[in-house]
Molecule: Bacterial RNase P class A
Organism: Deferribacteraceae bacterium
């Protein structure tokens, strides 16, 4: 650089020629001649007229505090809450006074539950581990036995060797060892089933639970920590909420302390409740001036023992009211003044005030049309948009006074101006 957020200004100009309206002076000449919303007709009022101007009910209207103001649903400032990084920007009286409503979904939408689930008990049923006992079987020992050889040592012999012995060989027979067959004891091991025990699973009952989950926009304050069979303000500390005392502030409100386990939601632009406000018509209000028909016809009800009419709709209540008043049918006028624009006014300093707005002095006087003026041609100019530029093209928004002000919402091409915010970047 940029994006943003609050405020405001202007929203077209100059010329020329031709037209309109007013107003003053006069016989041509000065001045003037749609807003920023003039639209909505949503509020509030000046002002005018009805009311001996009341009073209740209905009805309508505001709603956080305090200021402002002629009043207002309107401006300002300040308090909470939401949103927004911000600079701003929205909202606002009660849900324990009562009813009432919250779809679909969810087990259940407030005196409101148990769908998943998590725990405890009983019966079943399987697994798992652990003890018990225990065939078969296996291994070991013991003991008899069977079978054959084999192995050691020792007797005898025979031969070899030799001077004799030692020695080597072979046969015999005893002992012992080991192998093998098979009984029989005991030990150990150790299953399926059986049985207790424990432990996990599964199903079914009951019974506890609102702590995770689920479903909604919302679900018995909210994260931790103990506790508990698992939980759960059940306990505890802080938060949150309710009371209550101080201190600040006009006040809404805040802060700090103490106490209480505490009503488990949201809607009131749902009906209601509190508190406050409110006569009604409206410039086609209203006054004047002139003029004209049929001051017509019926009907009906009254005439002071009140018909009827005002005072919003309705009660009370007052008032006016007599050849009247109501209602229906029929005629005539519907012109012209006025009300009309000197103000709760503009704008300039100063003061006071956070402001909003008020005092004070000075100053200026800005459309009053009424079938509805304020326009229309040129030309140049500004401003936006194409376009590399432009001497080219194109476009210039919303929209028009009607008694007259003070607000709010709503429409607007475009150009500006000032403050404050925000993250980059450069310096």
């Nucleotide at each position: 650089a940029u994006u943003g957020c609050u405020g405001g200004u202007c929203g077209g100009g100059u010329g020329a020629u031709c037209g309109c309206c007013c107003g003053a002076a006069u016989a041509u000449u000065c001045g003037g001649g749609a807003g920023g919303a003039a639209a909505g007709u949503c509020c509030g009022g000046a002002c005018a007229c009805c009311g001996c101007a009341g009073a209740g009910c209905a009805g309508g209207g505001u709603a956080a505090u305090c200021g402002g103001u002629a009043a207002c649903g309107c401006c300002g400032a300040u308090a909470c809450g939401c949103c927004g990084u911000g600079a701003g920007g929205c909202g606002u009286g009660g849900a324990a006074a009562g009813u009432g409503c919250c779809a679909c979904a969810g087990a259940a939408a407030a005196u409101a539950u148990a769908c998943c689930g998590c725990c405890g008990a009983g019966c079943a049923c399987c697994u798992c581990a652990u003890u018990g006992a225990u065939a078969g079987u296996a291994u070991u020992u013991g003991g008899c036995u069977u079978a054959a050889a084999a192995a050691u040592a020792g007797u005898a012999c025979u031969c070899a060797a030799u001077a004799a012995u030692a020695u080597g060989a072979g046969u015999u027979u005893u002992a012992u060892u080991g192998u093998u067959u098979g009984c029989c004891a005991a030990a150990u091991a150790g299953a399926c089933a059986c049985a207790g025990u424990g432990a996990g699973g599964u199903g079914c009952u009951c019974g506890g639970u609102a702590a995770g989950g689920g479903u909604g926009a919302a679900a018995a304050g909210g994260g931790g920590a103990g506790g508990u069979a698992a939980g759960a303000g059940c306990u505890c500390a802080c938060c949150g909420c309710c009371u209550g005392a101080c201190u600040g502030g006009u006040g809404a409100c805040a802060g700090u302390u103490a106490g209480g386990g505490c009503a488990u939601g949201g809607c009131a632009a749902a009906c209601c409740c509190u508190a406050c406000c409110c006569g009604g018509u409206g410039c086609a209000a209203g006054g004047c001036c002139a003029a004209a028909u049929a001051g017509g016809c019926a009907a009906g009800c009254g005439c002071u023992u009140g018909a009827g009419g005002g005072c919003u709709g309705c009660u009370c209540g007052u008032c006016c009211g007599a050849u009247g008043c109501u209602u229906g049918c029929g005629g005539g006028u519907a012109g012209g003044c006025u009300g009309c624009u000197g103000g709760a006014g503009g704008c300039a300093a100063a003061c006071a005030g956070c402001a909003a707005u008020g005092u004070u002095u000075g100053u200026c006087c800005a459309a009053g049309a009424u079938a509805a003026a304020u326009g229309a041609u040129c030309a140049c100019c500004g401003c936006c948009u194409g376009u590399a530029a432009a001497u080219c093209a194109g476009g210039u928004a919303c929209a028009g006074a009607a008694u007259c002000c003070g607000g709010c919402u709503u429409a607007u091409a475009g150009a500006c101006c000032a403050g404050c915010a925000a993250a980059a970047a450069a310096a």